[in-house]
Order: sequence, then C1' cells, then structure tokens
RNA sequence: GGAGAGGUGGCCGAGUGGCUGAAGGCACCACACUGCUAACGUGGCAGGGCCUAAAAACCCUCGAGGGUUCGAAUCCCUCCCUCUCCG
Repeated sequence: GGAGAGGUGGCCGAGUGGCUGAAGGCACCACACUGCUAACGUGGCAGGGCCUAAAAACCCUCGAGGGUUCGAAUCCCUCCCUCUCCG
C1' cells in the first nucleotide's frame, strides 16, 4: 500500500430502519439469608443537558463528522482506532 472483519453503559455482548437507552451476562450498590463470609434470592444501577431546594418529566449521546429518510445503533460518504490476511 491492497482486501476483509469490527468499534454499542465500568467490562463483555445482542440488536441490521419505527416497538428500543437499547436484550442478556459480569462487575458494583442496597436489602434479605448466615455466627461471619461465600454462594443463592430480591431490588437498583450509563453519561450529559434543561428545570429544580432536590427530583420526576423532557432533550442529546451507539468511535468522530456529514448525508439519505417521515423516522438511523442499523443504509451511504469521509476520517480515526483495533484485529486478520496479502504484498
């Protein structure tokens, strides 16, 4: 340099136009259980913005930027990063 696969909450990972901030698992927090721990059980759990005494509701965010569409994590373009193969 060329070809292919991939990038989604703290981590892994499903989702391939609308139900969907988005399954599930791990981790973490609280409670229950226990003599104490572990395991098991129940509940909670992304970040930011706006408003607020504090919240809820609402809005934005799926690597970054742009485009298509009534509607994009999903389709198209450019770029960045990771992995594999070829030279």
Transfer RNA from a Patescibacteria group bacterium, 87 nucleotides, folded computationally. It matches the Rfam family "tRNA". It is annotated as a transfer RNA. The coordinates come from a structure-prediction model, not an experiment, and the mean pLDDT is 81.